[in-house]
SAM riboswitch aptamer (S box leader) from a soil metagenome, 108 nucleotides, folded computationally. Rfam family: SAM riboswitch aptamer (S box leader). Rfam's curators write: The SAM riboswitch is found upstream of a number of genes which code for proteins involved in methionine or cysteine biosynthesis in Gram-positive bacteria. Gene Ontology term of the family: regulation of gene expression. Its mean pLDDT, the model's own confidence on a scale to 100, is 87. The sequence is in RNAcentral, with records from MGnify.
């Protein structure tokens, strides 16, 4: 970099640490009633492993190993379309659909 899958569920009133964080832009938030980070703890079950069922498919379970994750839907919007409403006809708002971007896993 490419491919495929998933992204409205779930997860601490712990210790260290000290000011930042939520990818990017805009917004809106979180943060000294303590951010990031580290440790412990937890959640989930993508890959491996183990066990059960089964028709070589596949399904279910455990959570042992490899990741991942633990404010807000991937916090919302970011491009296009549809419906409805408004309009000074440029566009605006709401809802929905698809996409882009991003994240994670597995593979190349």
């Nucleotide at each position: 970099u490419c491919u495929u899958a998933u992204c409205g569920a779930g997860a601490g009133c712990g210790g260290c640490g000290g000011a930042g964080g939520g990818a990017c832009g805009g917004g809106c938030c979180c943060g000294a009633u303590g951010a990031a980070g580290c440790c412990c703890g937890g959640c989930a079950a993508c890959c491996g492993g183990c066990g059960g069922c089964a028709g070589c498919a596949g399904c279910c379970g455990c959570a042992c190993g490899g990741u991942g994750c633990c404010a807000a839907u991937u916090c919302c919007c970011g491009c296009a379309g549809a419906a409805u409403g408004g309009g000074g006809c440029a566009c605006c708002a709401u809802u929905c659909u698809g996409g882009a971007a991003g994240a994670u896993a597995a593979g190349a």